The RNA shown here (TPP riboswitch aptamer (THI element)) has 99 nucleotides and comes from Desulfotruncus arcticus DSM 17038.
[in-house]
RNA sequence: GGAAGUCAUUUGGGGUGCCGAAAGGCUGAGAGGCGGCAGUGCCAACCCAUUGAACCUGCUCUGGGUAAUACCAGCGAAGGGAAAUGCAACAACGCUAUU
Numbered sequence: 001g002g003a004a005g006u007c008a009u010u011u012g013g014g015g016u017g018c019c020g021a022a023a024g025g026c027u028g029a030g031a032g033g034c035g036g037c038a039g040u041g042c043c044a045a046c047c048c049a050u051u052g053a054a055c056c057u058g059c060u061c062u063g064g065g066u067a068a069u070a071c072c073a074g075c076g077a078a079g080g081g082a083a084a085u086g087c088a089a090c091a092a093c094g095c096u097a098u099u
Stems, first nucleotide, its partner, number of pairs: 001093001007086004011049004017026003032043004055080003061074004
C1' cells in the first nucleotide's frame, strides 16, 4: 500500500404449516393481524439478498418417526431464486529501506 468477510444504511426477495368444535397443543428465526365470495392484497415481526438451503420446483417423492405435519434425514457437487453504497481496522499478498 492493501481486498474479501463482518457490520451498518437504504432497497428488494420470501414463507405463514399440522392437530383441535373451541380453548389450546407441536416444530421452528418466524406459523401474527386486518380486508375479500374467492383468487389474493396490505401491515407487523422474522429470515434472506449471488461465497445466494431465505424461499420455490422436483413433491400427492423416498426412508424413519409422530396425535398430525418438510417433524427428522435424503433428494442437494439437482434446477431456479432478490442489490447497491459506506466507515474504520486488518490478513494474504506487493513495493521500498534497514539489519
Taxonomically the source falls in Desulfotruncus arcticus (Bacteria, Bacillati, Bacillota, Desulfotruncus).